This is a predicted structure of a 99-nucleotide RNA (Glycine riboswitch aptamer) from Paenibacillus alvei. The RNAcentral record of the sequence draws on ENA. It matches the Rfam family "Glycine riboswitch aptamer". From the family's description: This family represents the bacterial glycine riboswitch. The prediction has a mean pLDDT of 78.
RNA sequence: CAGGACUCUGGAGAGACUCCAUGAUUGGGGCACCGAAGGGGCAAGACGAAUUUGAUUCGUGGAUUCGUUAAAACUCUCAGGUAAAAGGACAGGGAUGCA
Numbered sequence: 001c002a003g004g005a006c007u008c009u010g011g012a013g014a015g016a017c018u019c020c021a022u023g024a025u026u027g028g029g030g031c032a033c034c035g036a037a038g039g040g041g042c043a044a045g046a047c048g049a050a051u052u053u054g055a056u057u058c059g060u061g062g063a064u065u066c067g068u069u070a071a072a073a074c075u076c077u078c079a080g081g082u083a084a085a086a087g088g089a090c091a092g093g094g095a096u097g098c099a
Base pairs, nucleotide, nucleotide: 003098006094007093008092009091010090015031017030018029019028020027021026032082033081034080038078039076040075041074045069046068047067048066049065050064051063052062053061
């Protein structure tokens, strides 16, 4: 310097929809919707292999195919969410002295 746990501040989206039960702000079902907890998916590229092209030959190089690897705020919507509160990726600060 960078990271983890802790703490403070900022922090978007989308039905206070509907039906049933309930003492209930609770539980379950239905349709619609959102993406920024978490989770899944992917390209270029890189690497390797095979075939092929060119060449006097070897090597380099080109093309095609296959395999491995391959991030996100992209994408899916499993999870989560759709008044407020809470949560919230991410950003900044504090404190700690954990690896």